The prediction has a mean pLDDT of 84. The RNA shown here (nadA riboswitch) has 55 nucleotides and comes from uncultured Silvibacterium sp. The sequence is in RNAcentral, with records from MGnify. It matches the Rfam family "nadA riboswitch". The family's RNA type in Rfam is small RNA. On this family, see Huang et al., RNA 2020: "Structure and ligand binding of the ADP-binding domain of the NAD(+) riboswitch". Taxonomically the source falls in Silvibacterium (Bacteria, Terriglobia, Terriglobales, Acidobacteriaceae). Of the family's consensus pairs, 100% are formed in the model.
RNA sequence: GGUUGCAACAUCCCCGUUGGUUGGGCGGCCGCGCCGCAGCGAAUCGACUGCAACC
Numbered sequence: 001g002g003u004u005g006c007a008a009c010a011u012c013c014c015c016g017u018u019g020g021u022u023g024g025g026c027g028g029c030c031g032c033g034c035c036g037c038a039g040c041g042a043a044u045c046g047a048c049u050g051c052a053a054c055c
Base pairs, nucleotide, nucleotide: 001055002054003053004052005051006050007049013041014039016048017047018046019045020044021043022042023040025037026036027035028034029033
């Protein structure tokens, strides 16, 4: 330097950080849709942090 696996830290457990995509939840407006909200315990992708292994 590269590849792979993982999340210790956490007010039961799970959850490293952040941004996007798909599909959901809640609320407002009310006509074929629009806007907003957030621990959506759903999937997926990118970058980054930390631990370990391998080349």